The RNA shown here (c-di-GMP-I riboswitch aptamer) has 91 nucleotides and comes from a Chromatiales bacterium. The model forms 95% of the base pairs in the Rfam consensus. It was read from a public genome assembly, where an Rfam model found it.

[in-house]
RNA sequence: CGCCGGAAUGGGCAAACCCGUCGAAAGGCGGGGACGCAAAGCCACCGGUCUACUGAUUGCGUUUGCAGUCAAAGACAGCGGGGCUGCCGCC
Repeated sequence: CGCCGGAAUGGGCAAACCCGUCGAAAGGCGGGGACGCAAAGCCACCGGUCUACUGAUUGCGUUUGCAGUCAAAGACAGCGGGGCUGCCGCC
């Protein structure tokens, strides 16, 4: 240095749920809380999933509306793949 193994010594992260906050929503952030995690550290590149303020369109209404369908440019890295990086050394 690469691979491989590991998370002990010291430790790290934190699902659901609750509170606050931002957002149209999905969801994000902060606090509490731990189901789990060995990259549950980082990146939407590929597949996938979620959402639809807005746009397109259809129907109803007729005036600013309601409902359906479609579309990420929004989001998920704790769905899989890929890329980048970190700790320990018993190999």